RNA sequence: ACCGAUAAGGGCAAACCUGCCGAAAGACAGGGACGCAAAGCUAAAGGGUCUAAGGUAUAUUGUUUAUGCUAUGACAGCCUGGCUGCCGAAG
Numbered sequence: 001a002c003c004g005a006u007a008a009g010g011g012c013a014a015a016c017c018u019g020c021c022g023a024a025a026g027a028c029a030g031g032g033a034c035g036c037a038a039a040g041c042u043a044a045a046g047g048g049u050c051u052a053a054g055g056u057a058u059a060u061u062g063u064u065u066a067u068g069c070u071a072u073g074a075c076a077g078c079c080u081g082g083c084u085g086c087c088g089a090a091g
Stems, first nucleotide, its partner, number of pairs: 002091001003088002011036002016031004021026001034077001040083003045080003048075003054070006
C1' cells in the first nucleotide's frame, strides 16, 4: 500500500412518525434503526433516476381546464470518477 476481522474506540442512519420549509421531487430538526468501511465531500465530472413551479406544444375555452415535452429544482443510501479520512487481525 492493497485489503477489511464475530477486534477496540467511535461514527452515520433506511422505512416509518412528529414538526417545519417547498408547487412538487425533496431538504432540515427531533424520534427511530434497515443498513453502511467512506452511508464524509463533490450534482458546475459523466451516466441514471425523481419532480414540473415557470416555459412551451396540442386540444378546449368568455375567465379556463386537460395532456405531452422541458431543469434552471432535487437525489452522493443508483453506478462510475475526483478529493479527503479513523482503526489494524489475518493474508

This is a predicted structure of a 91-nucleotide RNA (c-di-GMP-I-GGC riboswitch aptamer) from a Bacillota bacterium.
Its mean pLDDT, the model's own confidence on a scale to 100, is 87.